RNAcentral holds the sequence, with entries from ENA and MGnify.
The RNA shown here (transfer RNA) has 72 nucleotides and comes from a Chloroflexia bacterium.
Rfam family: tRNA. By type it is a transfer RNA.
RNA sequence: GUGGCCUUAGCUCAAUGGCAGAGCACUUGACUGUGGAUCAAGGGGUUGUGGGUUCGAGCCCCAUAGGCCACC
Numbered sequence: 001g002u003g004g005c006c007u008u009a010g011c012u013c014a015a016u017g018g019c020a021g022a023g024c025a026c027u028u029g030a031c032u033g034u035g036g037a038u039c040a041a042g043g044g045g046u047u048g049u050g051g052g053u054u055c056g057a058g059c060c061c062c063a064u065a066g067g068c069c070a071c072c
Base pairs, nucleotide, nucleotide: 001071002070003069004068005067006066007065010024011023012022013021018055026042027041028040029039030038048064049063050062051061052060
C1' cells in the first nucleotide's frame, strides 16, 4: 500500500429497516447471629466519530478513528 473482520451499558455479548436487550457487575429490599449464596425490585446507552439514503437506521451507503488478520 491492497483486501477483510471487530467497535452496542462498568465487563462479555445479542438484536429480520419498526419501543435498544440478556448474563455478570452495581444499588435497594427480603432471607441470615454476621457475611456469602438465593429470591425480588431498581438504576445505568449520543450503538467509535462525521455525513448520506429512508416515513423510520444498531442494521443499508460513503468517509474517518482505533484494534486484529491475510496479502504485497